[in-house]
C1' cells in the first nucleotide's frame, strides 16, 4: 500500500425486500421477605462509529472518512 469482516442502549448481542429501534444482562423504583437474595412488576437510558448523498422515508443503498481485527504485498 491492496483486498475483507467488524462498529446498534453500561456490557453482550439480533434487526438489511428501506417503513414506531429491540432481546439478554445490567442499572433505578415498586411488590413479595424480619432483612438480604432469589422472584415478579413498571420504568429510565440510543444523534445505530462520523460526513456527506439518493428517497416521501436510511441502522438498513451509495460515496467518503475514522477506530479494531483478518489475509497478501
Nucleotide at each position: 500500500c491492496g483486498g475483507g469482516a467488524u462498529g446498534u442502549a453500561g456490557c453482550g448481542c439480533a434487526g438489511u425486500u428501506g417503513g414506531u429501534a429491540g432481546c439478554g444482562u445490567g442499572c433505578g423504583u415498586c411488590g413479595u421477605u424480619c432483612g438480604g437474595g432469589a422472584c415478579g412488576a413498571c420504568g429510565a437510558g440510543g444523534u445505530c462509529g462520523c460526513a456527506g448523498g439518493u428517497u416521501c422515508a436510511a441502522a438498513u443503498c451509495c460515496u467518503g472518512u475514522c477506530a479494531c481485527c483478518c489475509c497478501g504485498a
This is a predicted structure of a 73-nucleotide RNA (transfer RNA) from a Bacillota bacterium.
Its Rfam family is "tRNA". Rfam's curators write: Transfer RNA (tRNA) molecules are approximately 80 nucleotides in length.
It was read from a public genome assembly.
NCBI's taxonomy places the organism under Bacteria, Bacillati, Bacillota.